[in-house]
RNA sequence: GCUCCAGUAGCUCAGUUGGUAGAGCAUGUGAUUUUUAAUCACAGGGUCGGGAGUUCGAUUCUCUUCUGGGGCA
Numbered sequence: 001g002c003u004c005c006a007g008u009a010g011c012u013c014a015g016u017u018g019g020u021a022g023a024g025c026a027u028g029u030g031a032u033u034u035u036u037a038a039u040c041a042c043a044g045g046g047u048c049g050g051g052a053g054u055u056c057g058a059u060u061c062u063c064u065u066c067u068g069g070g071g072c073a
Stems, first nucleotide, its partner, number of pairs: 001072007010025004019056001027043005049065005
C1' cells in the first nucleotide's frame, strides 16, 4: 500500500430479504428468609463507533472516516 472481518445497554452477544431495538449476566427496588445467599417479580440503563447520502422510513443499503483484529505484498 491492497483486501477481509468486527464495532449495538456496564460486560458477553442476538437482531436476514429496510418498518416502533432485545436476551443473558451485572445494577436498583420489592417478595420470600431471623440475617445473608439462593429463588421469584418489577424497574432503570442505548445518539446501534463518527459524518454524509438514498428512502415516506436505515442497526440493516451506498460513500467516507475512526478504532481493533486477520490475510497478501